About this RNA: The RNA shown here (Glycine riboswitch aptamer) has 83 nucleotides and comes from a soil metagenome. The coordinates come from a structure-prediction model, not an experiment, and the mean pLDDT is 76. The RNAcentral record of the sequence draws on MGnify. The model forms 90% of the base pairs in the Rfam consensus.
RNA sequence: GUACGGGAGAGACCUCACGCAGCCGGCGAGAGGCGCCGAAGGGGCAACUCCUCCCCGGAACCUCUCAGGCAAAAGGACCGUAC
Numbered sequence: 001g002u003a004c005g006g007g008a009g010a011g012a013c014c015u016c017a018c019g020c021a022g023c024c025g026g027c028g029a030g031a032g033g034c035g036c037c038g039a040a041g042g043g044g045c046a047a048c049u050c051c052u053c054c055c056c057g058g059a060a061c062c063u064c065u066c067a068g069g070c071a072a073a074a075g076g077a078c079c080g081u082a083c
Base pairs, nucleotide, nucleotide: 001083002082003081004080005079006078011034013033014032015031016030018028019027020026035070036069037068041066042064043063044062048058049057
């Protein structure tokens, strides 16, 4: 790296308009708004690591929340098995 399996968290909230249906209501997805999550990615500090030492280098599931995510699906760090 590939294949298979496992894999968390957080509103399927409010408003608008559209489609289906059409008495009320309900369903689907889109845009905006506020709230929230962190385990793709990215940034930051830095335990730690490398080295005789320093510098340089590497570096988190810590942190930021830019991205991403908050029904399902998809994605998913990480773990196990095989090559």